[in-house]
RNA sequence: GGAGGGUUGGCAGAGUGGCCGAAUGCGUCGCACUUGAAAUGCGAUAAAGGAGCAAUCCUUUCGGAGGUUCGAAUCCUCCACCCUCCG
Numbered sequence: 001g002g003a004g005g006g007u008u009g010g011c012a013g014a015g016u017g018g019c020c021g022a023a024u025g026c027g028u029c030g031c032a033c034u035u036g037a038a039a040u041g042c043g044a045u046a047a048a049g050g051a052g053c054a055a056u057c058c059u060u061u062c063g064g065a066g067g068u069u070c071g072a073a074u075c076c077u078c079c080a081c082c083c084u085c086c087g
């Protein structure tokens, strides 16, 4: 230099145009069980910004930036990083 694959909540990882801020598992928190734990069961659980006394509500975010589309994590372009192969 060329080719291919990958980047998604704290971590792993599915999702390949709309029902999707998004499955599932792990982790974490709460509750139950227990003398107390572990295990098990049930429930909750991304981040940033804004409004509100609070409860709560709103907006944005799928590596970054643009584009296509009524609509994009998903399609296209460029860039960054990681892995593999070729030279």
Stems, first nucleotide, its partner, number of pairs: 001086007010026003018070001027045006046061006063079005
Predicted 3D model of an 87-nucleotide RNA (transfer RNA) from a Candidatus Liptonbacteria bacterium. It matches the Rfam family "tRNA".